Predicted 3D model of a 72-nucleotide RNA (transfer RNA) from an uncultured Candidatus Saccharibacteria bacterium.
Its mean pLDDT, the model's own confidence on a scale to 100, is 81.

This record gives sequence, C1' cells and structure tokens, in this order.
RNA sequence: AGGGGCGUAGUACAACGGUUAGUAUAGCGGUCUCCAAAACCGGUGAUAUGGGUUCGAUUCCUGUCGCCCCUG
Repeated sequence: AGGGGCGUAGUACAACGGUUAGUAUAGCGGUCUCCAAAACCGGUGAUAUGGGUUCGAUUCCUGUCGCCCCUG
C1' cells in the first nucleotide's frame, strides 16, 4: 500500500429493518444468617463517531477513528 472481519452495560455475548435493545456475570439494594459466604428477589447501567437511505436503523450504504487477520 491492497483485501477482509469486528466495534452493543465493568466483562462475555444476543437482537428478520418494527411493541420497552435482552441474557449471563460483576457491581448496588433487599430477604436469609450471630456475622459472613452460598442461595433467592429487585432495580441501575450500553449500540465507536459524522452523514445518508427509510414511515421507522443496533441492523442497510458511506466518511472518520480504533482493534484483529491475510497479501506484498
């Protein structure tokens, strides 16, 4: 330099273009316990960024940024 893939809670991952973006875990609060742990219950917390298409975008197109792989 060229080609390809990826970017979503602290972490690991889901989500046919459509009803409130969900699950586990961590963290927080509660129940239980003499106190903890475990177990159970409950909230909170996220779409890398700019633009476009669309009635509607996490999803499609595109610029930028970052990471990974391949070719030379």